[in-house]
RNA sequence: AUUUUAUAGAGAAGGGGGGAGAGACCGGGCUCGACGAACCCCUGGCAACCGGACGCCAACGGCGUGUCAGCGGUGCCAAUUCCCGCCAGAUUGUGGAAAUAUAAAAU
Numbered sequence: 001a002u003u004u005u006a007u008a009g010a011g012a013a014g015g016g017g018g019g020a021g022a023g024a025c026c027g028g029g030c031u032c033g034a035c036g037a038a039c040c041c042c043u044g045g046c047a048a049c050c051g052g053a054c055g056c057c058a059a060c061g062g063c064g065u066g067u068c069a070g071c072g073g074u075g076c077c078a079a080u081u082c083c084c085g086c087c088a089g090a091u092u093g094u095g096g097a098a099a100u101a102u103a104a105a106a107u
Base pairs, nucleotide, nucleotide: 001107002106003105004104005103006102007101008100013043014042015041016040017039021032022031023030026085027084028083029082044077045076046075049073050072051071052068053067054066055065056064057061081099086096087095088094
C1' cells in the first nucleotide's frame, strides 16, 4: 500500500510548547477557535479490537461464543464518522450504498 472481516447514536481532559486556523477530500450547511484552534510533548482518562483469565456448545471453530480484568499491543478523549450529497420509498422520520476511521488477519 492493497484485500478481507468486524465496528462506528455510548464513553473519556488537564498542563507545557505552538500561534491561525480546524472539523479527512470536493460542494453545501453548521459548528469550534486569540477566553488560544490545528500540530508536538507530558500526565491523566475512556473503551475493550488483539494478546490475557475463566466458562459454554446440534460439536470444538486455520476469524465459534459468553463473562471478567485492564498488565501488554493498538486506538480514542467537541458535536452520530458534526450533518447533507448516491440509491429505494414517503414531506420529515427510515433502510441501503459509497467514502473515511479503527482493529484483526492475509498478501

This is a predicted structure of a 107-nucleotide RNA (SAM riboswitch aptamer (S box leader)) from a Saprospiraceae bacterium. Rfam family: SAM riboswitch aptamer (S box leader). Rfam describes the family as follows. The SAM riboswitch is found upstream of a number of genes which code for proteins involved in methionine or cysteine biosynthesis in Gram-positive bacteria. The literature on the family includes a 1998 paper in Mol Microbiol by Grundy and Henkin, "The S box regulon: a new global transcription termination control system for methionine and cysteine biosynthesis genes in gram-positive bacteria". NCBI's taxonomy places the organism under Bacteria, Pseudomonadati, Bacteroidota, Saprospiria, Saprospiraceae.